[in-house]
RNA sequence: GGGCGCGUAGUUCAUUGGUAGAACGCUUCUCUUAUAAAGAAGAGGUAGAAGGUUCGAUCCCUUCCGCGCCCA
Numbered sequence: 001g002g003g004c005g006c007g008u009a010g011u012u013c014a015u016u017g018g019u020a021g022a023a024c025g026c027u028u029c030u031c032u033u034a035u036a037a038a039g040a041a042g043a044g045g046u047a048g049a050a051g052g053u054u055c056g057a058u059c060c061c062u063u064c065c066g067c068g069c070c071c072a
Base pairs, nucleotide, nucleotide: 001071002070003069004068005067006066007065010024011023012022013021018055026042027041028040029039030038048064049063050062051061052060
């Protein structure tokens, strides 16, 4: 330098055009002498950035940024 893939909650991952979810973690409550376990409730993300298409974009297109793999 060329090609491909990935980027979504604190972490690991879903969501293939119609208001973004799960598990674990975190907070509160119940239970317990207390902790853990168990049960209940809750907080937490404008989806890497900027544009475009569309009535509507995490999703499709373009550029850029970061990470990884392959080729030279």
About this RNA
This is a predicted structure of a 72-nucleotide RNA (transfer RNA) from a Patescibacteria group bacterium. Its mean pLDDT, the model's own confidence on a scale to 100, is 83. Rfam family: tRNA. The family's RNA type in Rfam is transfer RNA. The source organism's lineage runs through Bacteria and Bacteria candidate phyla. The sequence was found in a public genome assembly.